Context: one part of a larger RNA
């Protein structure tokens, strides 16, 4: 130097654990906000700082309820000085107060500043309070311009922003696939706008289907990767039908009839109707069966207080929950905690109780509902339909039918009028050019219980620790690392060297040094000390 042993350092792997994440079910909740939100700055406790809280009434005021003897939030102690059986500090409920900024709203602005009118109080300083836009309606004023209209005001009610997904609409790609690349794909996705609710959409046939029938929408499963669509490429993909969840139906316009206004055209408003088609005449009947809601009454459940059984000795230990003995409770033997495995020590647990909450139903002012024949009337018009350009369905133009926009043309009128996949006839089936509508589906920023062949600190969130922090970056945005003494701080009083030092030896706590560089303490990697090799 190398090798081997044997003692340390360093370092911080593993084990052990868990304070934090993850995911699943179940139930609430599904908004907040000009009564100034969401999210901020500054400030606030007697004593720096930071984080929670709270606003000049400022870790807090009041009142009511609950508790019960200690408290003045935490890091985190300590010094002062206070509260509290006349019930404090906690906890729930309702109120008060709530600087500035921010939709931010007098006016401006480089967010938390700057500057003002107007009115009432105050000598004064100063407070209070109002003063933005847009819309709807009610109304006042009044141009060019003559009625009017626009302009300008007034009163009044809303609106404005946030928010994680869901969901409805507008606009809408590329990268990729086709082993290149144009139709085609991705894909109507992604992004951007706008709106809307707890859900939204859709919905009570101008529906589907086949010669039988069905009987609103909406979801699931099935039919099916089927019929089909496609440089028939790559790929794209239904529908009936059948089985299931949930089921629910309904108003208007119009004929007619009353009133009212009228510019004599009609226009309101009010019954009547509303596809088992009505209105209007006749004929027959006077039943039946529903809906919608304020208040009461009211179970379960949920939530919030409250009560809420039952163990001792003995050994070992630092400590008894452990061993041994001998007991008790159980609608409680879920859990955690307590100095090692605790049903019976504490906190709870099952179960009771009291308040709130509240279905069916009961009660209750209201309100709707049936036939059958008939010549007459009425039943949604710039629509249907076509034409041209285009979209969406399984249809990429195609025999293209259906839906849906753009231009442009333009019916009929229930003896009618649409569909059935080009068209025509026959036959079937519907009634468009108005509206509304629970449930069964979708989602989870939120808050509540349980769970888990989830993860345990390079792992689970990017975050277990004062994390979207602390660093970068002009910015948009990127974006970390860090856990454990002990049971309990008992955190080593006192000597002694060292510099009043950091480290050390005594001592002394402790089960034990585990000594705050703290649990276990591996390897790489540095030493030291003995052998052996060169």
């Nucleotide at each position: 130097a190398g090798c081997a042993u044997g003692u340390g350092g360093c370092g911080g792997a593993u084990g052990u654990c868990u304070a934090g994440g993850c995911g699943u079910u179940g139930a609430g909740a599904g908004g907040c906000g000009a009564u100034g939100a969401a999210g901020g700055a500054c400030g606030u406790u007697g004593g720096a700082a930071c984080c929670u809280g709270c606003g000049a009434u400022a870790a807090g005021c009041u009142u009511c309820g609950g508790g019960a003897a200690g408290c003045c939030g935490g890091u985190a102690a300590c010094c002062a000085g206070g509260c509290a059986a006349u019930g404090a500090u906690c906890c729930g409920a309702a109120g008060a107060u709530c600087u500035c900024c921010g939709a931010a709203u007098g006016g401006g602005g480089a967010a938390a500043c700057c500057c003002g009118g107007c009115u009432c109080c105050g000598c004064a300083a100063g407070g209070a309070g109002u003063c933005a836009c847009c819309u709807g309606c009610a109304c006042c004023c009044g141009a060019a311009u003559g009625c009017a209209u626009a302009c300008g005001g007034u009163g009044u009610a809303g609106g404005a922003g946030c928010a994680a997904a869901c969901c409805g609409g507008g606009c809408g790609a590329a990268c990729u696939g086709a082993a290149a690349c144009a139709u085609c794909u991705c894909a109507g996705u992604a992004a951007c706008c706008c709106g809307a609710g707890g859900a939204a959409u859709a919905g009570a046939a101008a529906g589907c289907a086949a010669a039988c029938g069905c009987g609103a929408u909406u979801c699931c499963g099935u039919a099916a990767g089927u019929a089909g669509c496609g440089g028939c490429g790559a790929g794209c993909g239904a529908a009936a039908u059948c089985g299931g969840a949930a089921c629910a139906g309904c108003c208007c316009a119009a004929a007619c009839c009353g009133g009212a206004c009228u510019u004599c055209g009609g226009u309101c408003c009010g019954g009547g109707g509303u596809u088992u088609g009505g209105a209007c005449a006749c004929c027959a009947a006077u039943a039946u069966g529903g809906c919608a809601c304020a208040g009461c009454g009211g179970a379960a459940u949920g939530c919030g207080u409250g009560u809420g059984a039952a163990u001792c000795g003995u050994c070992u230990g630092g400590a008894a929950u452990g061993u041994c003995g001998a007991a008790u409770c159980a609608c409680a033997g879920a859990a955690g905690g307590u100095g090692a495995g605790a049903a019976u020590c504490c906190u709870g647990u099952a179960g009771c109780a009291c308040g709130c909450u509240g279905a069916a139903c009961g009660u209750g002012a209201g309100c709707c509902u049936a036939g059958g024949u008939g010549a007459u009337c009425c039943a949604g018009a710039g629509u249907a339909g076509c034409a041209c350009g285009g979209u969406g369905c399984u249809c990429g133009u195609g025999g293209a039918a259906c839906u849906c926009c753009g231009u442009g043309u333009g019916a009929a009128c229930a003896a009618g009028g649409g569909g059935g996949g080009u068209c025509c006839a026959c036959c079937c089936u519907c009634c468009a050019a108005g509206g509304c509508u629970a449930a069964a589906u979708a989602c989870u920023c939120c808050u509540c219980a349980a769970c888990g062949a989830c993860c345990a600190a390079u792992a689970g969130u990017g975050a277990a620790c004062c994390a979207g922090u602390a660093a970068g970056g002009u910015g948009a945005c990127u974006g970390a690392a860090u856990g454990a003494u002990g049971a309990a701080a008992a955190g080593u009083a006192c000597c002694c060297c060292g510099a009043u030092a950091a480290g050390g030896g005594g001592a002394g706590u402790g089960a034990a040094a585990a000594g705050u560089a703290c649990c276990u303490g591996a390897a790489a990697c540095c030493g030291c000390a003995u052998g052996c090799u060169u």

The part of an RNA shown here (large-subunit ribosomal RNA, domain I) has 534 nucleotides and comes from a Phycisphaerales bacterium. The organism belongs to Phycisphaerales, within Bacteria. The sequence was found in a public genome assembly.